[in-house]
Context: one part of a larger RNA
Molecule: small-subunit ribosomal RNA, central domain
Organism: uncultured prokaryote
RNA sequence: UUGGGCAUAAAGGGUGCGCAGGCGGCCUUUUAAGUCAGGUGUGAAAGCCAUAGGCUCAACCUAUGUUAGCACUUGAAACUGGAAGGCUUGAGUUAAGGAGAGGAAAGUGGAAUUCCUAGUGUAGCGGUGAAAUGCGUAGAUAUUAGGAGGAAUACCAGUGGCGAAGGCGACUUUCUGGACUUAUACUGACGCUGAGGCACGAAAGCGUGGGGAGCGAACAGGAUUAGAUACCCUGGUAGUCCACGCCGUAAACGAUGAGCGCUAGGUGUUGGGGGUCAAACCUCGGUGCCGCAGCUAACGCAUUAAGCGCUCCGCCUGGGGAGUACGUGCGCAAGCAUGAAACUC
Numbered sequence: 001u002u003g004g005g006c007a008u009a010a011a012g013g014g015u016g017c018g019c020a021g022g023c024g025g026c027c028u029u030u031u032a033a034g035u036c037a038g039g040u041g042u043g044a045a046a047g048c049c050a051u052a053g054g055c056u057c058a059a060c061c062u063a064u065g066u067u068a069g070c071a072c073u074u075g076a077a078a079c080u081g082g083a084a085g086g087c088u089u090g091a092g093u094u095a096a097g098g099a100g101a102g103g104a105a106a107g108u109g110g111a112a113u114u115c116c117u118a119g120u121g122u123a124g125c126g127g128u129g130a131a132a133u134g135c136g137u138a139g140a141u142a143u144u145a146g147g148a149g150g151a152a153u154a155c156c157a158g159u160g161g162c163g164a165a166g167g168c169g170a171c172u173u174u175c176u177g178g179a180c181u182u183a184u185a186c187u188g189a190c191g192c193u194g195a196g197g198c199a200c201g202a203a204a205g206c207g208u209g210g211g212g213a214g215c216g217a218a219c220a221g222g223a224u225u226a227g228a229u230a231c232c233c234u235g236g237u238a239g240u241c242c243a244c245g246c247c248g249u250a251a252a253c254g255a256u257g258a259g260c261g262c263u264a265g266g267u268g269u270u271g272g273g274g275g276u277c278a279a280a281c282c283u284c285g286g287u288g289c290c291g292c293a294g295c296u297a298a299c300g301c302a303u304u305a306a307g308c309g310c311u312c313c314g315c316c317u318g319g320g321g322a323g324u325a326c327g328u329g330c331g332c333a334a335g336c337a338u339g340a341a342a343c344u345c
Base pairs, nucleotide, nucleotide: 004316005315006314008298012313014200015199016198017197021193022192023191025087026086027085028084029083030082031081033080034079035076036075037074038073039072040071041070042069049065050064051063052062053061054060090190091187092186093185094183095182096181097180102176103175104174105173106172107171108170109153114148115147116146117145118144119143120142124135125134161168162167205246206245207244208243209242210241214240215239219235220234221233222232257312258311259310260309261308262307265290266289267288268287269286270285271284272283273282274281294301295300318345319344320343327338328337329336330335
């Protein structure tokens, strides 16, 4: 490189937006760059290849034929491309709606834990497999009242909803994104994908300043044990929380890239619409389960495909060495990204 692949064997980029590039709906006219056909020239000789012949065969030799490509030229016009015009089904706009933990900011509430103050009250509390460390006569635990502060929002709650992903859950207000349905009208291919690039991106971690109730790496002590740098217990610092700025990684998973079209059904649920007194039933969008054809090595997938096709991107090529070394870029650092080879099996 060809070929084959990427749910689980190696392999889908964490996610989106998007420049270039690639690809692109229906109809008419035109052009002739691609495409196709004919002709001319060139394509040296030798060699290769095919056929025939000559040395007794062969090697060897001789003759004939074949050539992609390129240039010029004459045509064809279905397809791709270019130009012009039109269309509405793709895409979008408009109007009216209902749904939603979608996002940001401000404010408010109740339950609970902890702490503080005061009252009642007295000898234990706590913890475990059993204990001990620990707390408590300086009055704890328990209980009542008041107060402080931080964090999280029981029930509702649901293979329920929303979001591109990460993710989002008390209530109210303000600002704000998207999807969906119905309905005419409008624009008229305005589309899909997307190397680089840009933005977002759990947790942990980092910087500065706050905050600190509970929990709790590290650490200390008590147990357990042969030992116990653990599991269990008592404490407890970073952290967890807020603001701003970094980091840019995860089993970032549906281990399944995005878009479009097509291909039996059954059943649950969610947001609409039609229909009706109510329903049955029909329809659009999402989310689950079962299941045929088909696919698959099997497991399984199966209109939410891993089926049948097309377009574009990313990625894989035996295990280890190794996501290491070196170089480069980014980062305050931690490190991240890119990413080998020797050697070995």